[in-house]
Context: one part of a larger RNA
C1' cells in the first nucleotide's frame, strides 16, 4: 500500500421500513435441468444462465440422426481441351444425381469471306488449393455482461521518507457528484461529474396542404368557395441562473421560505459507463494464432430431429369471480405500418373467411370498431351464466406440403381452481395498479420482445436491522 473483520465513526441506493402489486399453490404458454431417443445440433449456469444467443425450427433454416450419392468439389484464383449463353422434351430416381434428344449461334478485335483470336458463360481434366457452425474464448482483436451513472481513478513538479511510498485526494463545511467553499508543503493537470446532443412541457417568429375552421356565404358531411386567425405539423430562436426578496451560514461555498413564472433550485425522460475487477461472455456473427480433418470433421439430397416425458426449477398468461360475467347503446387517443403491399365499399358466409373492387407510394387512401371508461339490462354467491384446459366434429388460411409438427373459426365438451407453505419479487408519480393498440422478425405463426398512448393510486415516522456501495480510521499470523 492493499484486501479483509459477525471493528468504530460519517453518508447513500425501493437496500430495510411504511404502502400497493405480484410470485410460490391450479392450468396452460415459454425456456433450463434431467430422463428418454438414431439424433433429440450447440452455446448461456449464483447476482450478471434460464420467453437468454432466437426480432419467427413444418421444407429450407440446421449446426444434428438414418439412409441415397460426389470428391479440385456447394465457392475463390491459376493451366489445358471443348461447347456461344440459353431454352425445352424423354427416360430412371424418394430427391440429389444419372442416361438420351431438340432448338440455338449474340458481344469485342483481325478479316472480303472462310476461319482465327478475346472477354463471359458453360463442360470435360490435371494439379497447386478450396471447405470445416471440427478444438482450444485459459493464445487473441472485435464486441459485449459486470460492480455502476458508483464518485471516484491518475499524472506532471516540488516536499517529506533509506525505502516500499506518502503528500496531492487527509481536515472543516457544502452536493446528486473528487460539486463547489474555506484551510493546509503543496501547485497544477488528465480521464470521469456537470454542462454542450435528442425528446417532452410554455412562449415568439417563420410556413399553409394532405392539416385547421374565428368571423361571411354553402353542405347530409371542412363538402366548397374563402381564410391560416385558432389547433396542428416542423424547422430556427428565448425561457429558469438560487437571477429577485427575507432568514440561516464564516462576509463563502451552500441551505430553508416566499414572489413571479408553463416550469424553481439538475424541470421530467433519453443518449453518453473513467482507471479497473471477475483467465466473466462470445473461436456458432465477424476476424484470427496454432491443432485437427482432407474419398471427410467438406458438399449435395429425402424422411426423421431440435416439438420426445415419470419428473424438478426459472419467466409469462389466463383465473378462481359481484369493484365481476353476459347482453344492447353511447364516447374518447397515442405511435406505427403499407405496392409481387394496405385494401374501403357492396354481396355470399352464424364465423375464420370468400368473391368482386374504388382508393392510396399515402397529414390525402387503407390497416382502423381503440378498449378499459359511460348509460340501461340481467345473472345473486353457485365450482355458478365463474373459469377456460382438455377431447370429438365442421370448417376457413397460408404454404409445393400442416402425419409427425401451423395459426384461426363455429357446434359440442366443459378439467383443475373458492387468493395459494415455507419463502421470494417489482415499484416513490403520470410511476405502481389496469385497459387496449402498433411494429420487427415473418408465405403462415406471438401469451415473448421493441414501442405507443387510456384510466390512475397508495405509502415514505425513520436510518436499528437484512443486501450493495462510497469516504475516514482501527486490528491483521492474508497478498
Nucleotide at each position: 500500500u492493499g484486501a479483509c473483520g459477525g471493528g468504530g465513526g460519517c453518508c447513500c441506493g425501493c437496500a430495510c421500513a411504511a404502502g400497493c402489486g405480484g410470485u410460490g399453490g391450479a392450468g396452460u404458454a415459454u425456456g433450463u435441468g434431467g430422463u428418454u431417443u438414431a439424433a433429440u445440433u450447440c452455446g448461456a449456469u449464483g447476482c450478471a444462465a434460464c420467453g437468454c444467443g432466437a426480432a419467427g425450427a413444418a421444407c429450407c433454416u440446421u449446426a444434428c440422426c438414418u439412409g441415397g450419392u460426389c470428391u479440385u468439389g456447394a465457392c475463390a484464383u491459376c493451366c489445358c481441351g471443348g461447347g456461344a449463353a440459353u431454352u425445352c422434351c424423354c427416360u430412371u430416381g424418394a430427391a440429389a444425381g444419372g442416361g438420351g434428344g431438340a432448338a440455338g449461334u449474340g458481344c469485342c478485335u483481325c478479316g472480303c469471306a472462310a476461319g482465327a483470336g478475346g472477354a463471359g458463360c458453360u463442360u470435360g481434366g490435371a494439379g497447386a488449393c478450396a471447405g470445416g457452425u471440427g478444438c482450444u474464448g485459459c493464445a487473441u482483436g472485435g464486441c459485449u455482461g459486470u460492480c455502476g451513472u458508483c464518485a471516484g481513478c491518475u499524472c506532471g513538479u516540488g516536499u517529506c521518507g533509506u525505502g516500499a511510498g506518502a503528500u496531492g485526494u487527509u481536515g472543516g463545511g457544502u452536493u446528486a457528484a473528487g460539486u463547489c467553499c474555506c484551510g493546509c508543503a503543496a501547485c497544477g493537470a488528465g480521464c470521469g461529474c456537470a454542462a454542450c446532443c435528442c425528446c417532452c412541457g410554455c412562449c415568439a417568429u417563420c410556413a399553409g396542404u394532405u392539416g385547421c375552421c374565428a368571423g361571411c356565404a354553402u353542405u347530409c358531411a371542412g363538402u366548397u368557395g374563402g381564410g391560416c386567425a385558432c389547433u396542428c405539423u416542423g424547422a430556427u430562436g428565448g425561457g429558469a441562473c438560487c437571477g429577485c426578496c427575507g432568514g440561516c451560514g464564516u462576509c463563502a461555498a451552500g441551505c430553508c421560505g416566499g414572489a413571479g413564472g408553463a416550469a424553481g433550485g439538475u424541470g421530467g425522460g433519453g443518449a453518453u459507463g473513467a482507471c479497473g475487477u471477475c483467465a466473466a461472455g462470445u473461436c456458432c456473427u465477424c476476424a484470427u494464432g496454432g491443432c485437427c480433418u482432407u474419398u471427410a470433421u467438406g458438399a449435395c439430397c429425402a424422411g426423421g430431429g431440435c416439438u420426445a416425458c415419470a419428473c424438478a426449477c426459472g419467466u409469462a398468461c389466463u383465473a378462481c369471480a359481484a369493484u365481476g360475467g353476459c347482453c344492447g347503446g353511447u364516447a374518447c387517443a397515442a405511435a406505427g405500418g403499407g405496392c409481387u403491399g394496405c385494401g374501403a365499399c357492396a354481396c355470399c358466409g352464424c364465423g375464420a373467411g370468400g368473391u368482386g373492387a374504388a382508393g392510396c407510394c399515402a397529414a390525402u387512401c387503407c390497416c382502423a370498431u381503440a378498449a378499459a371508461a359511460c348509460c340501461g339490462g340481467u345473472c345473486u354467491c353457485a365450482g355458478u351464466c365463474c373459469g377456460g384446459a382438455u377431447u370429438g366434429g365442421a370448417g376457413c388460411c397460408u404454404g409445393c406440403a400442416a402425419c409427425u409438427c401451423g395459426g384461426c373459426u363455429c357446434c359440442a365438451u366443459g378439467a383443475a381452481g373458492u387468493u395459494g407453505g415455507a419463502a421470494u419479487c417489482g415499484c416513490u408519480a403520470g410511476u405502481a395498479a389496469u385497459c387496449g393498440c402498433g411494429g420487427a422478425u415473418c408465405a403462415g405463426c406471438a401469451c415473448g420482445c421493441c414501442g405507443c398512448g387510456g384510466u390512475g393510486a397508495a405509502u415514505a415516522c425513520g436510518u436499528u436491522c437484512c443486501c450493495g456501495g462510497g469516504c475516514c480510521u482501527u486490528g491483521u499470523a492474508c497478498a